[in-house]
Order: sequence, then structure tokens, then C1' cells
RNA sequence: GCAGCAGGCCGGUCUGCCGCCCGUUUCGUGACUGGGACGGGAGGAAAGUCCGGGCAACACAGGGCGCCAUCCUUCCUAACGGGAAGCUGUUCGCGAGGGCAGAGUAGUGUAACAGAAAAUAACCGCCGCGUCCGCGUGUCGCGGUAAGGGUGAAAAGGCGAGGUAAAAGCUCACCGUUCGCAUGGCAACAUGCGAAGCCGUACGCCUGAUGGGUUGCAAGGUCAUGUAUACCGGCGAAUAAGGGUUGCCCGCCCGAUGCCGGGGGGUAGACCGCAGGAGCUUGCCGGCGACGACAAGCCGAGAUGAAUGGCAGACGCUUCUCCGCCUGCAAAGGCGCGAGUGGUACAGAACCCGGCUUACAGGCCGGCUGCAUUU
Repeated sequence: GCAGCAGGCCGGUCUGCCGCCCGUUUCGUGACUGGGACGGGAGGAAAGUCCGGGCAACACAGGGCGCCAUCCUUCCUAACGGGAAGCUGUUCGCGAGGGCAGAGUAGUGUAACAGAAAAUAACCGCCGCGUCCGCGUGUCGCGGUAAGGGUGAAAAGGCGAGGUAAAAGCUCACCGUUCGCAUGGCAACAUGCGAAGCCGUACGCCUGAUGGGUUGCAAGGUCAUGUAUACCGGCGAAUAAGGGUUGCCCGCCCGAUGCCGGGGGGUAGACCGCAGGAGCUUGCCGGCGACGACAAGCCGAGAUGAAUGGCAGACGCUUCUCCGCCUGCAAAGGCGCGAGUGGUACAGAACCCGGCUUACAGGCCGGCUGCAUUU
């Protein structure tokens, strides 16, 4: 220098004019309200609403079953299905690194096509014995055999030697597996020694462990105009209808509609919840790290048809082309108060936090790998 890998971070600035929301203050007004001044006013994802928590209402003695989620280890955290550092297997890459999977040696089910057989493995082949007559490299039958062939995603631990009629963990060495011990590690696990002749693979069911009450700020609460009105009191009235009081009669009591007052629930509306918090910044310490401790400083949106904007100009950054200068034989490279042209993204709070995921013009920082070259 080129090509890459894995992280962290930024993601426009200024001016003029016209506007919007919130707060404080001031002027005018009887008040509603209006004007002025000052201050504040979106993000790294505010997004998807996927996971976890705070908060709130309701539910809840305790236990069991069921349902849902999670599943290598240790750690972080308020918590998590998130994160950090590691472990094992497999896979991609020359490499830095990346992807995928990960509880369970109980029990149990399934395995397309092909194949004899998908787990009580004899189709071909190999070997032994018997039988037959046509006496052969033959036929048929019985038995042994997983070494070889063929099928498959997967074929009964691998490989070599011994052994055998042929074979086979049948025996042995090495490797693998499982178990035990030792060492290292908090652990997953690794390494070593010893023992066992040795259990197929994949996906389920199942089993085990851990966690989970439901609904979400339109939660939930306060005030409450108008209209209607439960209930209560008063006035008034044919003291009627009707009702109650013993089945009937009398008596007694209540009593509609209307007006006045009280009054609860509650619609519109207003307010609280609702902006000082698992908060932010800086320094320092601990830790490989996620993260944590301490100290100092800071206060940073609050709308509810829903503010945070529109127009114009300048600058910055950047693509391409050109110009000038410098290095160089050249190719090429570098520089510029240079010119022209294009681009300047994704996106828009709604109770608040921690994550994950997704979108994103352009740029910055340090680390690492491979190749080439120079010193």
C1' cells in the first nucleotide's frame, strides 16, 4: 500500500424572516384571556412492541395436577429468553475470525427412497458337513461367518497383528468409548494412569431442573357545569287512583304529577399519575470483561387531533469531472481558502427504565490477519 476480520463511537453548523408547545415573569383587564421579555423543546434507533422490570388496579391460606417458557459452565444485573468470559462437538475461511448445536447411559416410538436387513442384520460372497449323478469351478439341503461386495443421510467401534475350516474384541498393541482415581481449573472440562471387550445415528414422546397470578397509564385516582335522577326535607293538592296494616268492613298510615332545597353516582371537561431517575457527565479505584464502588458537578421535552416546523441564504462533509502545483523516466500518487456538478441518510417521544431485533447518506478511532514492497 492493497484485501480483509472483529469492536467502539459520531451522525450536521450558522444567519434572516414567519410560526408552534411548555415554564417563569411582567403589563392591561372585573374575569376568561391577550400582548411583551427570558429560559427550555426528539433519537441512536424515539421504530417493531419481541423479552425483562418499576408502577397501578384486581385476585391470592397451603398443597397437588395441568399449561407456557427456558436448558453446556461460571459470572453480570432490579430482572431477563439479555450480556461478559470460557467449555465441548461440528462446519466455513490460508488466517484474524465466523456460523450452527449443547439437561437426561431410565423407558419408549418413528425412520421416506434405495437396500436382504434401519437393530433379534445372511441378498451376493466366504467356509464346513451331508446328499444326488451327468463326477464338475456342479445341484440341493443343513450349519458357521459381519472379513469382502452392493444400497443408503445413517449398516452394528477404527486400524494392524495373532488366530481360524472361514470368520469374529475370539485374543493382543495403538486410537476411540464408558467407568474409577490423580493432577489442573470455582465450574463446564482438560491431561495422565488404571480397569472394562464395548452400548449405532437422527428426530420425537417422556423424565428432570428453574421461572411464570391476570390486565396495562385508555392502569388508577381527584374535582365536577348542563340535562335527567336513586334517596331525604319542605310547600301544595280532588287527601283522588293505588299500596300497607288480618280474609272482609271501618279506622289509621304511606302516597303520584308540580315547585323549592339538600344529595350520591356520574357524561363533557379539567387536574393528578407525569418527568430527580436501577438518572447523566467527569475523575479515580477494583475486575480479562459484562459491570461495580467512591467523589464532585449537573437537571435535560411533556403534547392529547397531539408542539419541536416552513421558506431563503451561507458553511461543513462527500461522489464524479476539470484546473494548478509537487514527487516520479513512466505508470501512478500527494496537495489546494481552486472551478463545475450531484448527494447530505434512516427516521418523529406519548407512564418510565434495561435489553433484543430491524432501518440508516456519510464519517472517525484504536486493535488484529493475509499478501506485496521499502528500510
The prediction has a mean pLDDT of 77. This is a predicted structure of a 375-nucleotide RNA (Bacterial RNase P class A) from Tannerella sp. The RNAcentral record of the sequence draws on ENA. It matches the Rfam family "Bacterial RNase P class A". It is annotated as a ribozyme. Gene Ontology terms of the family: dimeric ribonuclease P complex, tRNA processing and ribonuclease P activity.